[in-house]
Context: one part of a larger RNA
C1' cells in the first nucleotide's frame, strides 16, 4: 500500500455548525472529458513466454511466433459518469393552522427543612456508637413555644414519562428565545448527504478577580478501632460546593454502538399529534413522530442485536493493526497554573 475490521477482543472523534473535498432524485435535448469500438503510427534489440534447431546433455547459443496489456493521431457510438441548456416534485426548505414539553436566558415570588440569633417555659443531661470517647451543657444545653437572620436545595406530583446536538434540564409566575411534532398542500425547485482543517458548545474537579457562606465537606485537628490505622466509625472543620465575570477542555463525556438514506415477519406497553367508527362514555380501528420490552428472518466467537439493527445495501468522516515500554520522552501548539492536544523509539516478552 492493499486487505480485514471498530457494542463487550485493538479500534466511533464528547457534541454540534460548517469550509475545502467526496457523494448525490425524476425527465428531455446537446457536447463528447471519462467510457467503448475500428484504423494508422509507435511500443528498438536483448531478456521473459510458446514452438523448433545447434554444441554428447544442461547451462549457453541460434531461428520463428505470439506478446509488449502503453502512448499518440484519427474515424465513430452515446447507455452510464461528467459538462451545458431546459423542465418536474417524490428529497430538502419556506409560508399557513394547531397542540405538547424539567429546551435555553433574565427577573420576581413561595413554602417545608437545617443552622444561627433574641425572648419565654423548663432541668440535667444532650449527642454519638458495635461499644465508647472526643464534643456540647448548671455562665442553663438538649426538649418546647414565639419572633428574627441567612444561604442552599426544591418533598409529594414523578413515570425504562418529557425536552435538548451532546454536556445536561425538575417549586411557582412573568418576559425574551431555540428546536422538534401533527395537519393541510400555498410557495421554491435538488437548494441535498457527509464533512479533513476551522469555529462554537462542553459534567465534575481545578484556576484568576470580587462577592457569598446555611447545610455538606477534600485538607487538617481530636476521639475511637487496630499489632499499626497517615483509613473505614465518631466529634469538629478550611478550601470548595453558591453568585458574577474570565479561564480550563477533560470523563466509564456510555447505548462502551459516528452521521445520512432506502429496504427487510410480527406482538405488546407508554408519550405527543391526526383521521374514521361509536350506545360520540372512560372504547374500538387506523396513521405520523418519539420512547421501552418481547420476538422471526438475517447477523454474531459467543453474549446478544433484531424497523431505535449489531440485518441487507449505498455515501462521507473518524479510528484500529500483538502485550509492555507509554498516552511516557522529545519537539510543537494551547493554558496563569494544574495540565491538555499531538505523539515516538531503544529495549523486552
Nucleotide at each position: 500500500c492493499u486487505g480485514g475490521g471498530u457494542g463487550u477482543a485493538a479500534a466511533g472523534g464528547g457534541u454540534g455548525c460548517g469550509u475545502a473535498g467526496g457523494u448525490g432524485g425524476c425527465g428531455a435535448g446537446g457536447c463528447a472529458a471519462g467510457u467503448c469500438a475500428g484504423a494508422u503510427g509507435u511500443g528498438a534489440a536483448a531478456u521473459g513466454c510458446c514452438g523448433g534447431g545447434g554444441c554428447u546433455u544442461a547451462a549457453c547459443c541460434c531461428c520463428g511466433g505470439a506478446g509488449c496489456u502503453g502512448c499518440a493521431u484519427u474515424u465513430g457510438a452515446a447507455a452510464c459518469u461528467g459538462c451545458c441548456u431546459u423542465g418536474c416534485u417524490g428529497g430538502a426548505g419556506u409560508g399557513c393552522a394547531g397542540g405538547a414539553g424539567a429546551g435555553g436566558c433574565a427577573g420576581g415570588c413561595g413554602g417545608a427543612a437545617u443552622u444561627c440569633c433574641u425572648a419565654g417555659u423548663g432541668u440535667a443531661g444532650c449527642g454519638g456508637u458495635g461499644a465508647a470517647a472526643u464534643g456540647c451543657g448548671u455562665a442553663g444545653a438538649g426538649a418546647u413555644u414565639a419572633g428574627g437572620a441567612g444561604g442552599a436545595a426544591c418533598a409529594c406530583c414523578a413515570g425504562u414519562g418529557g425536552c435538548g446536538a451532546a454536556g445536561g434540564c425538575g417549586g411557582c409566575c412573568u418576559g425574551c428565545u431555540g428546536g422538534a411534532c401533527u395537519g393541510a398542500a400555498a410557495c421554491u425547485g435538488a437548494c441535498a448527504c457527509u464533512g479533513a482543517g476551522g469555529c462554537a458548545c462542553g459534567a465534575a474537579a481545578g484556576c484568576g478577580u470580587g462577592g457569598g457562606g446555611a447545610g455538606c465537606a477534600a485538607a487538617c485537628a481530636g476521639g475511637a478501632u487496630u499489632a499499626g490505622a497517615u483509613a473505614c466509625c465518631c466529634u469538629g472543620g478550611u478550601a470548595g460546593u453558591c453568585c458574577a465575570c474570565g479561564c480550563c477542555g477533560u470523563a466509564a463525556a456510555c447505548g462502551a454502538u459516528g452521521a445520512a438514506u432506502a429496504c427487510c415477519a410480527g406482538g405488546u406497553g407508554u408519550c405527543g399529534g391526526g383521521g374514521c367508527c361509536a350506545u360520540a362514555g372512560a372504547g374500538g380501528c387506523u396513521u405520523c413522530g418519539g420512547u421501552g420490552c418481547c420476538g422471526c428472518a438475517g447477523c454474531a466467537a459467543a453474549c446478544g442485536c433484531a424497523g431505535u439493527a449489531a440485518g441487507u445495501a449505498u455515501u462521507c468522516c473518524a479510528c484500529c493493526u500483538g502485550g509492555g515500554g507509554a498516552g511516557u520522552a522529545c519537539g510543537u501548539u494551547c493554558g496563569c497554573a494544574a495540565g491538555a492536544a499531538u505523539g515516538a523509539a531503544a529495549c523486552u516478552c
Description:
Model confidence (mean pLDDT): 89 of 100. The part of an RNA shown here (small-subunit ribosomal RNA, central domain) has 349 nucleotides and comes from an uncultured rumen bacterium.